[in-house]
RNA sequence: UUCUCUGGAGACACCCGUUAGAUCGGGGGCCGAAGGUGCAAAUAACAUGGACUAUCAUAUAACCGCCGACAAAUGGUUAUCUGACCCGUGUCUUGAAUCUCUCAGGCAAAAGGACAGAGGA
Numbered sequence: 001u002u003c004u005c006u007g008g009a010g011a012c013a014c015c016c017g018u019u020a021g022a023u024c025g026g027g028g029g030c031c032g033a034a035g036g037u038g039c040a041a042a043u044a045a046c047a048u049g050g051a052c053u054a055u056c057a058u059a060u061a062a063c064c065g066c067c068g069a070c071a072a073a074u075g076g077u078u079a080u081c082u083g084a085c086c087c088g089u090g091u092c093u094u095g096a097a098u099c100u101c102u103c104a105g106g107c108a109a110a111a112g113g114a115c116a117g118a119g120g121a
Stems, first nucleotide, its partner, number of pairs: 001121007012028001014027004029107003035103001036101001038099001042094001045091006055084003059080006
């Protein structure tokens, strides 16, 4: 995912016409648990603001170290800038339900029925 069995809710005793009839047609009301619509957190991307104590990277500067002409050595510290990381905002992508809408479906029984249990593939 699918098959079989079992359980499985809600909502008109309305109006008009019609019919043998809970029959059919129209109107109004109502229900959510087939199917379908909508979205919260979160999330990818882009734009933008902040922060940048610490960590990583680029660049610049200073300092220390290293090398010492048959050339040889080329590592580190500190500061600053930028970016990453971090914290917001906006747009947009993805985004669940028994929530939501009520398009579809439904409002005696039957059928259908989300979901749950058992068994099989």
Annotation
This is a predicted structure of a 121-nucleotide RNA (Glycine riboswitch aptamer) from uncultured Blautia sp. Lineage of the source: Bacteria > Bacillota > Clostridia > Lachnospirales > Blautia. The coordinates come from a structure-prediction model, not an experiment, and the mean pLDDT is 80.